[in-house]
RNA sequence: GAUUCCGUGGUGUAGUGGUUAUCACGCUCGCUUCACACGCGAAUGGUCCUGGGUUCAAUCCCCAGCGGAAUCA
Numbered sequence: 001g002a003u004u005c006c007g008u009g010g011u012g013u014a015g016u017g018g019u020u021a022u023c024a025c026g027c028u029c030g031c032u033u034c035a036c037a038c039g040c041g042a043a044u045g046g047u048c049c050u051g052g053g054u055u056c057a058a059u060c061c062c063c064a065g066c067g068g069a070a071u072c073a
Stems, first nucleotide, its partner, number of pairs: 001072007010025003018056001026044001028042004049065005
């Protein structure tokens, strides 16, 4: 330099155009315990990487940028 793929709560993830963005872990509180762990319950937290476009409507489609990974040179 070229091609392909990825970017969604603190972390990892689901979500192929439609009204409130999913789940697990974590953090916090409560129950339980002499205490801790496990277990149970509750709560917490996302302008879906950025900008523009298409559309009645975009996390999703298109373009550009930024960041990351793989392969080739």
This is a predicted structure of a 73-nucleotide RNA (transfer RNA) from Acanthosepion pharaonis. It matches the Rfam family "tRNA". Gene Ontology term of the family: triplet codon-amino acid adaptor activity. By type it is a transfer RNA. Its mean pLDDT, the model's own confidence on a scale to 100, is 81. Lineage of the source: Eukaryota > Eumetazoa > Protostomia > Sepiidae > Acanthosepion.